This is a predicted structure of a 137-nucleotide RNA (c-di-AMP riboswitch aptamer (ydaO/yuaA leader)) from Desulfosporosinus fructosivorans. Rfam family: c-di-AMP riboswitch aptamer (ydaO/yuaA leader). About the family: This family represents a conserved RNA structure found upstream of the ydaO and yuaA genes in Bacillus subtilis and related genes in other bacteria. The ydaO/yuaA element is thought to act as a genetic 'off' switch for the ydaO and yuaA genes in its native state.

RNA sequence: AGUAACAAAAAGCUAAAUCUAGGUCCACCUAGAGCGGGGGAUUUUUUUUUGGGGUGAAACGUGCACCAUGCGCGUCGGGCUUACACCUUACCGUCCGAAUCCGUCAACUAACCUCGUAAGCUAUGAAAGGUGAAAAA
Numbered sequence: 001a002g003u004a005a006c007a008a009a010a011a012g013c014u015a016a017a018u019c020u021a022g023g024u025c026c027a028c029c030u031a032g033a034g035c036g037g038g039g040g041a042u043u044u045u046u047u048u049u050u051g052g053g054g055u056g057a058a059a060c061g062u063g064c065a066c067c068a069u070g071c072g073c074g075u076c077g078g079g080c081u082u083a084c085a086c087c088u089u090a091c092c093g094u095c096c097g098a099a100u101c102c103g104u105c106a107a108c109u110a111a112c113c114u115c116g117u118a119a120g121c122u123a124u125g126a127a128a129g130g131u132g133a134a135a136a137a
Stems, first nucleotide, its partner, number of pairs: 011122004018033006034117006051105001052102004059075006076097005084132006092125001
């Protein structure tokens, strides 16, 4: 001097998963608000071992391997910005298509009942239009 990595802060991302107050053997507990999920009439509709169902974007088909996985392709689904927030559009770039719960049982659903408020990350992208907020004049 250069390159790379790590840590912290800031700024951000997925998700409902944030804020406030109090407590506390100090990153946990309690309560509330906000946000989110489930159960649950009338009515209606069907389908129950090929069991069925919930959360979630996380499905379908196909080829090669393999016999347990796995990899590729197509269709389809989801996320990532223009850094105050959100919506729409287009189609390039890029990433994901998991996991888990209930336990024979649940359609929707008024009243009503009940539960959660985690975890993980910088793959974090570049645009056009619009609405609102804030500030300034």